A computed fold for a 477-nucleotide part of an RNA from an uncultured organism, annotated as small-subunit ribosomal RNA, 3' major domain. The prediction has a mean pLDDT of 84. Its Rfam family is "Bacterial small subunit ribosomal RNA".
Context: one part of a larger RNA
């Protein structure tokens, strides 16, 4: 000076504590360890690896394995020779890829194998998801959105260094304010930016329908209309501004007005650094390493194995429920290689057909829980639905290893979960469903958002667990 301590002191976080619903038990999913294997590619491993890299493994992907193959090479590119066709087609062989045959033909042109192209020899270059992330850029993660890290200058110290930033108050905050050998800055805080809550103005289609007219079982359908809603642009609004109180002050505590009141919610943003954190397989790139093979083509395999053990989740044990019938109320979003309406066929999954849409105009789209009548009456059950067995559709050259959905059957564990653990302070937790991105198709229960329903509970800061700042000890750097 720092790090650390089962020293102290103050102080904060879903840290505990009060609550709510969870994991740990059972089936499935899916990741990983482990074993296995011709492979069972690689990587990531306390928190910060394990529904991560992967926002899509039946071929492809693909990096691994076994066979077949190619060698200027799949794909660029430079030079020099040679040729003027090479390929598309066609026959053989082949599992393909490819080897082998046949045929058939380039452009321009100054007519010169001269110029472009292609092909084929040879040379240089290529190619490598090969090693090193402990050689690196670049991004990412963590501690942390914690409140902290620092610099000129001046003073103090022989110096390392202190001081400034300590200290009394406050704050979400090194936020402010007093004091002070310190005076200032500078990155961070916060503001400035993007949603969302209220309100003006402006502009009314494709969007809306309060007055008027008209048609119709009905329906903004049409005439109009631009008030509402609602869209999308500029504006207004909040500032401890106003009062009352504490206070030197900075600020607290209560009020009032208001759609918000004390950062109003939430997002985007991550100082100086700290793990030789992670990534040579996004890309970049130094060294090493392969070059008829560590490249590259192809067929099938395999990444989906299975005694196990972990993680993360989804369904469930049931009556605040399960069925079956009526009935009702969003939001983000997508869509022409696509979204598909009415209508017919089929119990369905789909299927026939295609109106209208490059979309506030058509379509995906009937939101589900919830309301509202009925049946079940606590059983391994009208609970739960794994698992087989049959028969189907739907994508695609192709579902056998290894899709997905549908429909009859079957009807498995499992009556609520041990030590232990995890999440959440409000429109949150729990609950219910929708849409997307990747994608022909899908193992989607994941992942990113969207909205509907909508709560207990904080006494308090003794102990757990991370972190601020002051001190203090130390044989540690």
């Nucleotide at each position: 000076u720092g790090a650390c301590g089962g020293g102290g002191g103050c102080c904060c976080g879903c840290a505990c504590a009060a609550g709510c619903g969870g994991u740990g038990g059972a089936g499935c999913a899916u990741g990983u360890g482990g074993u296995u294997c011709a492979a069972u590619u690689c990587g990531a491993u306390g928190c910060a690896a394990c529904g991560c890299g992967a926002a899509g493994a039946g071929c492809c992907u693909u990096a691994c394995c076994a066979g077949g193959g190619c060698u200027u090479g799949a794909a660029c590119u430079g030079c020099a020779g040679g040729u003027u066709a090479a390929a598309c087609c066609c026959c053989a062989u082949g599992a393909a890829a490819g080897u082998g045959g046949g045929a058939c033909u380039c452009g321009g042109u100054u007519c010169g194998g001269c110029c472009g192209g292609g092909c084929c020899u040879g040379c240089g270059g290529a190619g490598g998801u090969g090693c090193u992330g402990c050689a690196u850029g670049g991004c990412u993660g963590u501690c942390g959105u914690c409140a902290g890290c620092u610099c000129g200058u001046g003073u103090c110290g022989u110096g390392a260094g202190a001081u400034g930033u300590u200290g009394g108050g406050u704050u979400a905050a090194g936020u402010c304010c007093c004091g002070c050998a310190a005076c200032g800055a500078g990155c961070g805080c916060a503001a400035c930016c993007c949603c969302u809550u209220c309100u003006c103005u402006u502009a009314g289609u494709u969007g809306c329908c309060a007055g008027c007219g008209g048609a119709u079982c009905a329906u903004g359908c049409c005439g109009g209309g631009u008030a509402c809603u609602c869209u999308a642009a500029g504006g207004g609004g909040a500032c401890u501004g106003c009062c009352u109180u504490c206070g030197a002050a900075a600020g607290g505590a209560g009020g009032a007005g208001g759609a918000a009141g004390g950062u109003g919610g939430g997002g985007a943003u991550g100082a100086c650094g700290u793990c030789a954190a992670g990534u040579c397989c996004u890309c970049a790139u130094g060294g090493c390493c392969c070059u008829u093979a560590c490249g590259u083509c192809c067929u099938g395999g395999g990444c989906u194995a299975c005694a196990c053990a972990c993680g993360u989740g989804c369904u469930a044990c049931a009556a605040u429920g399960g069925c079956u019938g009526a009935u009702a109320c969003a939001a983000c979003g997508c869509g022409u290689c696509g979204c598909a309406a009415u209508a017919c066929c089929g119990c369905g999954a789909g299927g026939u057909g295609g109106a209208g849409c490059u979309a506030a105009u058509c379509g995906c789209u009937u939101a589900a829980a919830a309301u509202c009548a009925g049946c079940c009456u606590c059983a391994g059950u009208u609970c739960g639905g794994a698992u087989u067995g049959g028969a189907g559709u739907c994508u695609g050259c192709a579902a056998c290893u290894c899709g997905a959905c549908u429909c009859c059957a079957u009807g498995a564990a499992g009556c609520u979960g041990g030590a232990a653990u995890c999440g959440c302070u409000a429109g949150u937790a729990a609950u219910c469903g929708c849409a997307g991105a990747u994608c022909a198709g899908c193992u989607a229960c994941g992942c990113u958002g969207c909205g509907g329903u909508g709560a207990a509970u904080a006494c308090g800061u003794u102990c757990c667990c991370g972190g601020g700042c002051c001190u203090u000890g130390u044989a540690c750097g």